[in-house]
RNA sequence: UGAAGUGGGCUCAUGAUCGCCCCGACUUUCGCAGUCGGAGAGGAAAGUCCGAACUCCGCAGGGCAAGAUGGUUCGUAACACGAACACUGGGUGACCGGUGGAAAGUGCCACAGAAAAUAGACCGCCUGGUUCGCCAGGUAAGGGUGAAACGGCGAGGUAAGAGCUCACCGCUUUCACGGUGACGUGGAAGGCAGGGCAAACCCCAUCUGGAGCAAGACCAAAUAGAGAGAUGUUUGAGGGCGGCUCCGUCCGAGAUCUCCGGGUAGGUUGCAAGAGGCGUCGGGCAACCGACGUCCCAGUGAAAUGAUCAUGGCUCCCUUCGGGGAGAGACAGAAUUCGGCUUAUAGCCCACUUCGCACA
Numbered sequence: 001u002g003a004a005g006u007g008g009g010c011u012c013a014u015g016a017u018c019g020c021c022c023c024g025a026c027u028u029u030c031g032c033a034g035u036c037g038g039a040g041a042g043g044a045a046a047g048u049c050c051g052a053a054c055u056c057c058g059c060a061g062g063g064c065a066a067g068a069u070g071g072u073u074c075g076u077a078a079c080a081c082g083a084a085c086a087c088u089g090g091g092u093g094a095c096c097g098g099u100g101g102a103a104a105g106u107g108c109c110a111c112a113g114a115a116a117a118u119a120g121a122c123c124g125c126c127u128g129g130u131u132c133g134c135c136a137g138g139u140a141a142g143g144g145u146g147a148a149a150c151g152g153c154g155a156g157g158u159a160a161g162a163g164c165u166c167a168c169c170g171c172u173u174u175c176a177c178g179g180u181g182a183c184g185u186g187g188a189a190g191g192c193a194g195g196g197c198a199a200a201c202c203c204c205a206u207c208u209g210g211a212g213c214a215a216g217a218c219c220a221a222a223u224a225g226a227g228a229g230a231u232g233u234u235u236g237a238g239g240g241c242g243g244c245u246c247c248g249u250c251c252g253a254g255a256u257c258u259c260c261g262g263g264u265a266g267g268u269u270g271c272a273a274g275a276g277g278c279g280u281c282g283g284g285c286a287a288c289c290g291a292c293g294u295c296c297c298a299g300u301g302a303a304a305u306g307a308u309c310a311u312g313g314c315u316c317c318c319u320u321c322g323g324g325g326a327g328a329g330a331c332a333g334a335a336u337u338c339g340g341c342u343u344a345u346a347g348c349c350c351a352c353u354u355c356g357c358a359c360a
Stems, first nucleotide, its partner, number of pairs: 001356010012312007020040001022038006042331001046342002049340005054212004066208005071085005086099005100203002105201002107197003122143002124139006151169002154166003170192001171190008216269004227259005238251005276295008314327005
């Protein structure tokens, strides 16, 4: 200097004017009217895909079903999350991607091809026969098909071949050592049995009750219904008693009033001090954890958080290097709250690392 890799940060700044919404103080003609002061979106507030807090409901115990997760160890309140490591694939490299079981069973593998899994014989090769057309047998080395072809490669061997035999590699079984572990290293035995797909069914291990802040709690106009008490003229039905009726007295449906109850509209709460932010120190490779200090940081109801101008910054052009001119902001937008993941995004900055080239 060019090209890359990984991780982290920012998302224009300051001021003025005019507004929006909430809170506090004061004034007040009591009308949330006025004055002053203060707070007011994000890295994803998004998708609602996981995991939790919180709330209500359910719940003896065991099993089945259904669903989720899937290398190992650690981190975490928890996780479909993160860190480190292991194996494997890719890259010159920094680095990046993948991850239980296909020797429990069932199933599937288009087209092409002889054959797609209990192997098989199209071409070829070899042996024998032959009417010279071909026929019978051997063979998986070679060709061809396919995404994939029944251990790989070399040598021996053979009619030609073949784990038929041998070395190396791979594989299976087993032993020792190292590691918390995934796994690694080394030895011995076995001639080889095992194509792929589990986001096909399935098997193994672990985990899982349901609904959600429109949860739930409190206050409570209205309305229905159940209950308690009081009132009282019989022109408030009816009944009991005295009594032949009027009458007297007691009960009393209904009525009126009050209370209880209930819970709609509405209001309050849940609901902003939290698995909180920032800084320093300590532990740990790291994720992360601990101690101390410090700060208080939107909240609201379908719901406010805006616009203009100036200066500075940014990008481009011109330049007499003093400066001048022009231009532009992406994705998006809180609604109970956290931890993640995923997706969208104009552009800018920082740290570490790798490879190439040049120079010293």
Predicted 3D model of a 360-nucleotide RNA (Bacterial RNase P class A) from Desulfotalea psychrophila LSv54.
It matches the Rfam family "Bacterial RNase P class A". Gene Ontology terms of the family: ribonuclease P activity, dimeric ribonuclease P complex and tRNA processing.
RNAcentral holds the sequence, with entries from Rfam.
NCBI's taxonomy places the organism under Bacteria, Pseudomonadati, Desulfobulbales, Desulfotalea, Desulfotalea psychrophila.